[in-house]
Context: one part of a larger RNA
RNA sequence: GAAUGAACGCUGGCGGCGUGCUUAACACAUGCAAGUCGUACGAGAACGCUUCAGCUUGCUGAAGCAAGUAAAGUGGCGUACGGGUGAGUAACGCGUGGGUAAUCUACCCUGGAAUCGGGGAUAACUCCGCGAAAGCGGGGCUAAUACCGGAUAAUAUUUUUUAAGCUCUGGCUUUAGAAAUCAAAGGUGGCCUCUUCAUGAAAGCUACCGUUCCAAGACGAGCCCGCGUACCAUUAGCUUGUUGGUGGGGUAACGGCCCACCAAGGCUUCGAUGGUUAGCUGGUCUAAGAGGAUGGCCAGCCACACUGGAACUGACACACGGUCCAGACUCCUACGGGAGGCAGCAGUGAGGAAUUUUGCGCAAUGGGGGAAACCCUGACGCAGCAACGCCGCGUGAGUGAUGAAGGCUUUCGGGUCGUAAAGCUCUGUCAAGUGGGAAGAAACUGUUCCGUAUCAAUACUACGGUACAUUGACGGUACCAUUGAAGGAAGCACCGGCUAACUCCGUGCCAGCAGCCGCGGUAAUACGGAGGGUGCAAGCGUUAUUC
Numbered sequence: 001g002a003a004u005g006a007a008c009g010c011u012g013g014c015g016g017c018g019u020g021c022u023u024a025a026c027a028c029a030u031g032c033a034a035g036u037c038g039u040a041c042g043a044g045a046a047c048g049c050u051u052c053a054g055c056u057u058g059c060u061g062a063a064g065c066a067a068g069u070a071a072a073g074u075g076g077c078g079u080a081c082g083g084g085u086g087a088g089u090a091a092c093g094c095g096u097g098g099g100u101a102a103u104c105u106a107c108c109c110u111g112g113a114a115u116c117g118g119g120g121a122u123a124a125c126u127c128c129g130c131g132a133a134a135g136c137g138g139g140g141c142u143a144a145u146a147c148c149g150g151a152u153a154a155u156a157u158u159u160u161u162u163a164a165g166c167u168c169u170g171g172c173u174u175u176a177g178a179a180a181u182c183a184a185a186g187g188u189g190g191c192c193u194c195u196u197c198a199u200g201a202a203a204g205c206u207a208c209c210g211u212u213c214c215a216a217g218a219c220g221a222g223c224c225c226g227c228g229u230a231c232c233a234u235u236a237g238c239u240u241g242u243u244g245g246u247g248g249g250g251u252a253a254c255g256g257c258c259c260a261c262c263a264a265g266g267c268u269u270c271g272a273u274g275g276u277u278a279g280c281u282g283g284u285c286u287a288a289g290a291g292g293a294u295g296g297c298c299a300g301c302c303a304c305a306c307u308g309g310a311a312c313u314g315a316c317a318c319a320c321g322g323u324c325c326a327g328a329c330u331c332c333u334a335c336g337g338g339a340g341g342c343a344g345c346a347g348u349g350a351g352g353a354a355u356u357u358u359g360c361g362c363a364a365u366g367g368g369g370g371a372a373a374c375c376c377u378g379a380c381g382c383a384g385c386a387a388c389g390c391c392g393c394g395u396g397a398g399u400g401a402u403g404a405a406g407g408c409u410u411u412c413g414g415g416u417c418g419u420a421a422a423g424c425u426c427u428g429u430c431a432a433g434u435g436g437g438a439a440g441a442a443a444c445u446g447u448u449c450c451g452u453a454u455c456a457a458u459a460c461u462a463c464g465g466u467a468c469a470u471u472g473a474c475g476g477u478a479c480c481a482u483u484g485a486a487g488g489a490a491g492c493a494c495c496g497g498c499u500a501a502c503u504c505c506g507u508g509c510c511a512g513c514a515g516c517c518g519c520g521g522u523a524a525u526a527c528g529g530a531g532g533g534u535g536c537a538a539g540c541g542u543u544a545u546u547c
């Protein structure tokens, strides 16, 4: 000099864009942060209103609306994403480049084939019981795209025979067989062309959405390898599933991953083992560069979710707002037993030099569910607080000498603050008031019309186009116009040398200053005050840290 997620002191006008617990991965009150689908399924209230009936005249009962609504349940998909934190980890964790002929991949796209025919339950509900509660048990009824058999099936899987080509270990392509095994679910809209009954409907037809099997793609993931990846030798030896083999088990998959047996190996001064510290990277800061330091915000990867362990479900978890066990802690309790997990967003206490609102909205972007309407979304978009940072603007401009008053100083002549002020002439940024007032919105969807496809069909549906309608948290914000008005808006540090900037007074090795050298003991440009000056400026200094 540059820099910071900074803090402290003094000071403080406005705006834009960013950033904001670096400490206790300490403990957490309260609210919210993951739901959705009635076009999978069975069932289904109440408050209230209207009408009627009965009478004891304000109650009882019934019907309709409320409403096939609310709430709950079965089932599907999602909850493995998104969000947080950096405790652990010196490691194939990360970075980079490869391998997988050793693998998986829900939803999505494309292509092919199919969707036949049955069964038994169970929740909700109802009845009974236990319990303070959390909750639990028993009897009875019922549905499904829930569950379970059966049928059919190959270019699927497994076994086996045969032949050929390419080839990198269980690979790819093709030929001819044999055997075994494995599937499904319906829902909604429309229509009578065919069949049956005959105004119209379904066992029919059709469209869409699903379901099953196969192939392929895309996306994502698992595993393996080369190289790189902190310090300590005042850590020199380490290792028994250890190193390898055979055979099994297990996995989506290779493998001591696990097991039985066999052999005795494997690593290491090119630093094993041990210890300390640490999430890694793109990047960031600095520097001419090489390098050094660093990894906050943003992005990629990893790890973790009170502590330790375990599996279940599932395409994917050994799962932050799931389950089970153990532990510590907190809370409830009828003492028998139960409940909980902010390193999600706000917020509280504690710790600390120190770090914000218990805000608004799903309008946009994105995500989950749904055919859709829509619902959910503390992701996100916004607003609030903080000079914490960067950037921009302002605090006025011109003129004005009698060099006013006043301060300071003086050799008492003067000098200086100083065109500075006042005065005169202007301007109107920002702030204040008044009026107008956005872009961000295009889609989805609904309706009208047109076209194409499908179909028996002009119906329905799908796709494409056209027109109209609908949607803004921010926010009456940005912006524009206008009103009056110099009015409301400057401080901080320094002035001995380094280092830009000097005098007077006070003090008298005292009080004090100080980054280094050093000042102060009676004329201190170095302490304190004043006048003047210098440097930065809504900031300026100090401290800490890095180069």
Base pairs, nucleotide, nucleotide: 001547002546003545004544006543007542008541009540010539013393014392015391016390017389018388019386020385021351026349027348028347030346031345032344035077036076037075040074041073048065049064050063051062052061053060054059055058084304085303086302093229094228095227096226097225098224099223100222103221104220108217110215111214112213113212114211115210116150118148119147125140126139127138128137129136130135156181157180158179159178160177161176163174164173165172166171186209187208188207189206190205191204195202196201197200230276231275232274237267238266239265242264243263244262245261246260247259248258249257279301280300281299282298283294284293285292286291306327307326308325309324310323329340330339331338332337357383359382360381361380365379366377367376368375369374396426397425398424399423406417407416408415409414430488432483433482434481435480436479440474445469446468447467449465450464451463452462453461491536492535493534494533495532496517497516498515502531503530504529505528506527512519513518